The RNA shown here (c-di-GMP-I riboswitch aptamer) has 95 nucleotides and comes from a Bacillota bacterium. The prediction has a mean pLDDT of 89.
[in-house]
RNA sequence: UCCUGAUAAAGGCAAACCCGCCGAAAGGCGGGGGCGCAAAGCCACGGGUCUAAGGACAUUGGUAACUCCAAUGUCACGACAGCCGGGUCGCCAAA
Repeated sequence: UCCUGAUAAAGGCAAACCCGCCGAAAGGCGGGGGCGCAAAGCCACGGGUCUAAGGACAUUGGUAACUCCAAUGUCACGACAGCCGGGUCGCCAAA
């Protein structure tokens, strides 16, 4: 230095659940909590999953008619880094 990772040391993070706030939602932030975690630090780049208010598109209906209105469906410009891969930075050191 690289790999690796202990019933080590010093520390760190914090699932479910509860409370408050934000959001249409998924979810996020703060407090409590503690299932777990050696990157459970950071980055949505690839895959995946979740969500669909606004927007786009499609279908059907309304309308004299529509570029208008309504219903339904599809789609991330939304979310997840504690789903996997990738990138990047980093504490400790028994075998």